[in-house]
RNA sequence: AAUUGGAAAAGGCAAACUUGUUGAAAGAUAAGGACGCAAAGCCACGGGUCUAUUGUUGUCGAACUAUGAUCGCCGGGCUACCGAA
Repeated sequence: AAUUGGAAAAGGCAAACUUGUUGAAAGAUAAGGACGCAAAGCCACGGGUCUAUUGUUGUCGAACUAUGAUCGCCGGGCUACCGAA
């Protein structure tokens, strides 16, 4: 340095749920809280999933639609702490 995470240490993140704020919704955010995580750090680039303000259609029940959301769904890209074997 590359690969790697079967051990250890230091530290890190924080699901569900509750409350406040925010948003049309999905969701986001702050505090509490820990199910988990070795990239659960960052990027919506490919696929998936969720939502449907708007738009289109409509038999007026609704259906479809991302420009919205999710990186803690998977893949890809970039960066990074510690380290026995």
This is a predicted structure of an 85-nucleotide RNA (c-di-GMP-I riboswitch aptamer) from Paraliobacillus salinarum. The model forms 95% of the base pairs in the Rfam consensus.